[in-house]
RNA sequence: UAUUUAUCCAGAAAGGUGGAGGGAUCAGGCCCAUCGAAACCUUAGCAACCAUAAUUAAUAUUUAAGGUGCUAAUUCCUGGCUCAGGUAUUUAUAAUGAGUAAAGAUAAUUG
Numbered sequence: 001u002a003u004u005u006a007u008c009c010a011g012a013a014a015g016g017u018g019g020a021g022g023g024a025u026c027a028g029g030c031c032c033a034u035c036g037a038a039a040c041c042u043u044a045g046c047a048a049c050c051a052u053a054a055u056u057a058a059u060a061u062u063u064a065a066g067g068u069g070c071u072a073a074u075u076c077c078u079g080g081c082u083c084a085g086g087u088a089u090u091u092a093u094a095a096u097g098a099g100u101a102a103a104g105a106u107a108a109u110u111g
Stems, first nucleotide, its partner, number of pairs: 001111002004108005013043005021032003026079004044071003048068003052064003075103001080100005086093003
C1' cells in the first nucleotide's frame, strides 16, 4: 500500500511539552477549543481482533500477561439508491422514518 473477512447506537482518564486549531475528505449543519486545539511523551484505564500460558472433553468458557488499537457527542448529523410517507394530480415530489450502498476507522489473513 492493495485485496478479503468481521465489527462500528456499548465502554474507558490524568499529568507534562506545545501554542491554534480540531471533529477522515468535499459541502451544509452542529459541537469542542487560551477554564488551552492538533501533535509528541509518561502513567492509568477500556476491551474489538490476534497470539501465548494455565484451566478444560473442547479450538467453547474463564483467568493472566502481551501485539495492535481505542479513551466528547451513533462513523457527531445529513448528503447516493430503494420503500413508506403527505401534497398536487396520473405522473412528479416535502418534512419524517426504515433499509441498503459507497466512503472511512480498527483488527486479522494473503499479495